[in-house]
RNA sequence: UUCAUCAAGAGCAGCUGAGGGACUGGCCCUGUGACGCUGCGGCAACCGCCCGAAGAGCCUGGCAAGACCAGGCAGCGGGGACCAGGUGCCAAAUCCAGCUUCGGAGCAAUCCGGGGAAAGAUGAA
Numbered sequence: 001u002u003c004a005u006c007a008a009g010a011g012c013a014g015c016u017g018a019g020g021g022a023c024u025g026g027c028c029c030u031g032u033g034a035c036g037c038u039g040c041g042g043c044a045a046c047c048g049c050c051c052g053a054a055g056a057g058c059c060u061g062g063c064a065a066g067a068c069c070a071g072g073c074a075g076c077g078g079g080g081a082c083c084a085g086g087u088g089c090c091a092a093a094u095c096c097a098g099c100u101u102c103g104g105a106g107c108a109a110u111c112c113g114g115g116g117a118a119a120g121a122u123g124a125a
Base pairs, nucleotide, nucleotide: 001125002124003123004122005121006120011040012039013038014037015036019029020028021027023098024097025096026095041090042089043088046086047085049079050078051077052076057073058072059071060070061069062068094119099116100115101114102113103112104111105110
C1' cells in the first nucleotide's frame, strides 16, 4: 500500500500501585485495585491443515499435438480444531459520536432512526 472482517464468543490467580477505554467530545471502568507484567485457563477460526466440485486463470511436465492429458498454485464451496502449528482476542457494538447523506419529531435549541465514508483494530499478501 491492497484486500477481508469488526452488534457473536471467551477470565481467574500472583506482582505492582493510579490510571485506563487509540485521538477529541460524551459516557463509562477503576484502592471492592485500573493500566502493565507473569502464570494458568478459555474464545474464535484470519493463515496453516483436511475434503470437494468445476475447468474460465497461472506454472511445470507428457505425448499420439487436441483450445488434449497429469500434477501443482491461485480462486470457489465446505469441515474440524481432541494431540497439535503462526497470529489474534477474553468490560461495554471498534462503548457511542466525530465527515457526509436520507427519513421522522420540534417554533427553535435539539432529539430519534438508517446509509456511506474517514479514523482505528486484527489478519493475509
SAM riboswitch aptamer (S box leader) from a soil metagenome, 125 nucleotides, folded computationally. Its Rfam family is "SAM riboswitch aptamer (S box leader)". A reference for the family is Grundy and Henkin (1998), "The S box regulon: a new global transcription termination control system for methionine and cysteine biosynthesis genes in gram-positive bacteria", Mol Microbiol. The RNAcentral record of the sequence draws on MGnify. The model forms 88% of the base pairs in the Rfam consensus.